[in-house]
RNA sequence: UCAUCCAGAAGGGUGGAGGGUGCAGGCCCUGCGAAACCCUAGCAACCCUCUCGCAAGAGAAAGGUGCUAAAUCCUGCCUCGCUGUUUACCGCGGGGAAAGAUGA
Repeated sequence: UCAUCCAGAAGGGUGGAGGGUGCAGGCCCUGCGAAACCCUAGCAACCCUCUCGCAAGAGAAAGGUGCUAAAUCCUGCCUCGCUGUUUACCGCGGGGAAAGAUGA
């Protein structure tokens, strides 16, 4: 820089109180055992490889990564629509940005 992020996939061992990226608010997971590490299994198909195909693309999954609660758990900034309200503002829904994660 580009692509993707509402799909998918868990058991065991060690460990022993936190965890869900940081901050804030919310919501949630957790002694029926959090984080972290290890083993095994699985998911996916970004890269590589192979098959089909003129191509676009489709399929497979040995290897390199990644992942295996909840949309990146939700919101935060900008904007559009609708409802309520004199306004401020609140609520619901859509789009975008920022930040982040993963891959090339």